Record summary
The RNA shown here (THF (Tetrahydrofolate) riboswitch aptamer) has 99 nucleotides.
[in-house]
RNA sequence: AACAGAGUAGAUUUAUAUGCGCCACAGUGCCUUUAAGACGGGGAGUUGCUUAGAGGACGAAAAGCUUUGCUUGCGGUAUAUAAAUCGCAUCCCGCUGUG
Numbered sequence: 001a002a003c004a005g006a007g008u009a010g011a012u013u014u015a016u017a018u019g020c021g022c023c024a025c026a027g028u029g030c031c032u033u034u035a036a037g038a039c040g041g042g043g044a045g046u047u048g049c050u051u052a053g054a055g056g057a058c059g060a061a062a063a064g065c066u067u068u069g070c071u072u073g074c075g076g077u078a079u080a081u082a083a084a085u086c087g088c089a090u091c092c093c094g095c096u097g098u099g
Base pairs, nucleotide, nucleotide: 002098003097004096005095010086011085012084013083014082015081016080017079018078019077020075021074022073030056031055032054033053034052035051036050037049041093042092043091044090062072063071064070065069
């Protein structure tokens, strides 16, 4: 040189716990647009990702009881924890192994 490999942020799903809403302009998800941010150890970095703002379409499950609360249920609900799966868009360098 060549070949092979490791590792991140994070994403998704499930479970558990604690909340919020179920009196509905919520929340989630979707579309348009603007801005910002992050993206293996180093550098670069998208038409991809995340977050925030603005606009738009859509529009929710309640029930029971010993009733000022409790229980069950519901929401593509919030946060935390655990497990599983996926995982640098891509380019250059580096690292480990073979030789």
Annotation
The sequence was found by an Rfam model in a public genome assembly. Its Rfam family is "THF (Tetrahydrofolate) riboswitch aptamer". From the family's description: Tetrahydrofolate (THF) riboswitch was first reported for Ames et al. as an RNA motif in 5' untranslated (5'-UTR)regions of folate transport and biosynthesis genes in Firmicutes genomes. A reference for the family is Ames et al. (2010), "A eubacterial riboswitch class that senses the coenzyme tetrahydrofolate", Chem Biol. Its mean pLDDT, the model's own confidence on a scale to 100, is 78.